[in-house]
Context: one part of a larger RNA
RNA sequence: GGUGUUUGGUGGAUGCCUUGGCAUCGAGAGGCGAUGAAGGACGUUGGAGCCUGCGAAAAGCUCCGGGAAGCUGGCAACCGAGCGUUGAUCCGGAGAUGUCCGAAUGGGGAAACCCGGCGGUUAGUGAUAGCCGUCACUCGUUGGUGAACGCAUAGUCAACGAGAGCGAACGCGGGGAACUGAAACAUCUAAGUACCCGCAGGAAAAGAAAGUAACCACGAUUCCGUGAGUAGCGGCGAGCGAAAGCGGAACAGCCCAAACCGGGCUUCGGCCCGGGGUUGCGGGCGUGCGACAUGGACCUUGAACGUUAGUCGAAGUGAGCUGACAGCCACACCAAAGAGGGUGCAAGUCCCGUAGACGGCAACCGGAUAGGCCUAGCGCGUUCCAGAGUAGCACGGAUCUCGUGGAACUCCGUGUGAAUCCGGGUGGACCACCACCCAAGGCUAAAUACUACUCGAUGACCGAUAGUGAAUCAGUAAGGCGACUGAAAGGUGAAAAGCACGGCGUCAAGCCGAGUUAAAAGUACCUGAAACCAAACACUU
Numbered sequence: 001g002g003u004g005u006u007u008g009g010u011g012g013a014u015g016c017c018u019u020g021g022c023a024u025c026g027a028g029a030g031g032c033g034a035u036g037a038a039g040g041a042c043g044u045u046g047g048a049g050c051c052u053g054c055g056a057a058a059a060g061c062u063c064c065g066g067g068a069a070g071c072u073g074g075c076a077a078c079c080g081a082g083c084g085u086u087g088a089u090c091c092g093g094a095g096a097u098g099u100c101c102g103a104a105u106g107g108g109g110a111a112a113c114c115c116g117g118c119g120g121u122u123a124g125u126g127a128u129a130g131c132c133g134u135c136a137c138u139c140g141u142u143g144g145u146g147a148a149c150g151c152a153u154a155g156u157c158a159a160c161g162a163g164a165g166c167g168a169a170c171g172c173g174g175g176g177a178a179c180u181g182a183a184a185c186a187u188c189u190a191a192g193u194a195c196c197c198g199c200a201g202g203a204a205a206a207g208a209a210a211g212u213a214a215c216c217a218c219g220a221u222u223c224c225g226u227g228a229g230u231a232g233c234g235g236c237g238a239g240c241g242a243a244a245g246c247g248g249a250a251c252a253g254c255c256c257a258a259a260c261c262g263g264g265c266u267u268c269g270g271c272c273c274g275g276g277g278u279u280g281c282g283g284g285c286g287u288g289c290g291a292c293a294u295g296g297a298c299c300u301u302g303a304a305c306g307u308u309a310g311u312c313g314a315a316g317u318g319a320g321c322u323g324a325c326a327g328c329c330a331c332a333c334c335a336a337a338g339a340g341g342g343u344g345c346a347a348g349u350c351c352c353g354u355a356g357a358c359g360g361c362a363a364c365c366g367g368a369u370a371g372g373c374c375u376a377g378c379g380c381g382u383u384c385c386a387g388a389g390u391a392g393c394a395c396g397g398a399u400c401u402c403g404u405g406g407a408a409c410u411c412c413g414u415g416u417g418a419a420u421c422c423g424g425g426u427g428g429a430c431c432a433c434c435a436c437c438c439a440a441g442g443c444u445a446a447a448u449a450c451u452a453c454u455c456g457a458u459g460a461c462c463g464a465u466a467g468u469g470a471a472u473c474a475g476u477a478a479g480g481c482g483a484c485u486g487a488a489a490g491g492u493g494a495a496a497a498g499c500a501c502g503g504c505g506u507c508a509a510g511c512c513g514a515g516u517u518a519a520a521a522g523u524a525c526c527u528g529a530a531a532c533c534a535a536a537c538a539c540u541u
Stems, first nucleotide, its partner, number of pairs: 001540009015526001016491002020462002022459007029451002031166002039101003042055003046079002049075003061095006070083003106115003116135008137163009170201001171199005181188001185235001211218002222249005232240002253443003256387001260275006280421001282385002284382006295374002298372003306364003310358003316331003320328002332349002334338001340352003392416007402428001423438005478485002498525001501513004
C1' cells in the first nucleotide's frame, strides 16, 4: 500500500408525509379609473426588523346584522399596559377617513420632490408660516364677449357633460416578416402566422338576399357534424383546398331616405320639424271594401328565488394491553348522516363536519307583475316616389379553391361614367332564352370564442432534482450599463417536556454524567443508502 470483516464519521439517496402546485367540470363574475385606478413610495402597534392590515381619524373609526368568552394580526416568545356578558376580539353588509407618487391633471421635475395663483381660515405687531377648497388638456352642448371688415366669422371667456390610464385570454379592423418546406432556389410555402398599431364588448363579428340553386326548389346570420381531403388551385412541384346540399344547435325580425300632407324658415335654389312610408304580389295619390287582435328588443315599476355572515343537526360505554387507542376483547346504538378532516395508533356514535332542515338588518343580483308607448289587410285606377360621381367600363392591385387563366362574383386605387320600373343586378368570359333577386342608408337577441378573477367539486395528476420559476418572506437572492436572465432552500417530538444541576474544557465549541421522553428523535434534529474518510482485527506484497 492492497483485500476482507466490523465499528464509526461524512453525506443526504430512499421510504413515509404535505401546507404547494397541475388539470378538468359546474356556477358566478366579466371589468377598474378624474368620486383619482392598476401599481408603488413613505408612514402607522408601548418595545428593533420583516410580512399582513391600515392611512396623520393610520393592525384601525361609525352604523346595521351575526356570534359568544375571551381578546390586543403573523414570524414570536417575553415584559408592560389595557379591553370584554352595559357583549369585546372575530365574521358579513353599508358608510367615514384615505399622506405622497402614478392617466396625474395649477407650473415644473432626475416618480414618490420643488415652486405658485385665487378664495377662505388659524397663529403672529408684522414679515411670514400652516390648514381647507380650487386652478391641466381635448371634444361636445349652451351662453357671454368679439377683430382685420359693415353684417358676420375667427379668436376669447364661462357653465354643464364626456374623454384620457390600467387589465389574462377571447374579438374586429389597419399594417405585416423571416427561419422553414420545396431535399438547392426565384413563383409558391411558412402565413395573412409571429409581431406592431387602433378600437370594443361581456362577448365581438356577421345578419334579414341586387342570395343559393337549376327548369325542382329554398328562404337572415352564426356555430357543430357531414359533404371532403371531394370539386378545384398548383415551378400541376412542395403543397394549398372550398361551396351548395343534408343532419343538428339556436331562432326574430325591424327602422330610415323619397313620393304625399301639415307647420316653421328662406338669398326662392331649397332647408328644418311632425305625420306618412319601407316593398319585388312595393309605396304615395284617387276610389271602393275590411279589422280592433297579436306581438314588442322601448320607458317606468320593481316581486319571488339566489349571493355576500350564520343556526339546528342522530347514535358508546367498559376492563385489560400500549407512551398514547380510534386497534384487539365484550355488550350496545344511529343512519335522509358509513363524504372528508382532526384527536398521543386504524373513530358512523369524541371534535369539526356530513344527510337533512332553517334564518336574515343591509347591499347586490334578479326580472315576475302592473302601467305607458309602439305595432296588421284587400281590389281597381293613376304613373308621383323607390339611396349617383353610384353601377358599369379601362388600367393597376387585392380577396375567394382560383398563382391571369376562358376568370365571372366581391373589394380597393386612378380615370371615365349610365338607366329610373316598358327600370336594374345575378346565375363563372360573352350572347340569347329562362330563372332568381332589388345594390349604391341603418339596427338586431340566441346558438359561438375566452378565463386574469370568485366560489364549489373532482382526479388510474405530482409529492420537494417531482409538481408552478416560486410548498420556505420568489420574480426574492444573485448576474447584467440595459433590454432581461433568475436560483437554492420542506419534516425534532404526541406535547418543548428544547437537557435543571454537577464535572472537563480558552470556562469557547464540544464532551462526560444527571435528568426529560415511548425513543435523544437534542433544534447541524424522522428514516439515514452509496461515493468518500478513519479506526480495530485478519490475510497479503

A computed fold for a 541-nucleotide part of an RNA from a Planctomycetota bacterium, annotated as large-subunit ribosomal RNA, domain I.